The RNA shown here (c-di-GMP-I riboswitch aptamer) has 87 nucleotides and comes from a Rhodospirillales bacterium. The source organism's lineage runs through Bacteria, Pseudomonadati, Pseudomonadota, Alphaproteobacteria and Rhodospirillales. The prediction has a mean pLDDT of 90.
[in-house]
Parts: sequence; structure tokens; C1' cells
RNA sequence: CAAGCGAAACGGCAACCCAUUGGAAACAAUGGCGACGCAAAACUACCGGCCUACGGCGCUCGGCGUCACGGUGGCGGGGUUCCCGAA
Repeated sequence: CAAGCGAAACGGCAACCCAUUGGAAACAAUGGCGACGCAAAACUACCGGCCUACGGCGCUCGGCGUCACGGUGGCGGGGUUCCCGAA
């Protein structure tokens, strides 16, 4: 010095809830409230899982089933980047 690792320290993010907006929905953004938690809970939909179904297809058709081109990065993996420095 680097990697691994995660004690300590300086800090960081922000679950839930409420309002508004967008959206068919899942969900997302912003603001407020407030911390459930997180060493990458920073970014990224490539793989898997999960959620939704405007619309398509099918059916025994006031509905049901199925499909992601939608979503989820705070579900897991992969990729990229990053603060600190004890054992």
C1' cells in the first nucleotide's frame, strides 16, 4: 500500500404512517412525521424470485385462468462505485 474483515469513530440512508401528484394496478416521486432497520439499504432490471394485468389469449364468461412490454435494488445473485482502519 492492497485485499480480506467489520471493533471504534466521523458521518450516511430511511421502514411505518399522512398529504399531494403520476399510474389501469403493482408501485413511484415530492413534502411532513418518525426511525423498523441497513457496512454499501449508493447506482444498475443481466439471472432467479415475488407483486400487478391497462391490454392480449382461453374458458364452464356479472367472472376465472394465463402472459410483462410494468414494478420490486429495503428479496437473493451478478456488475459498477464509495467512507473509516482495530483485532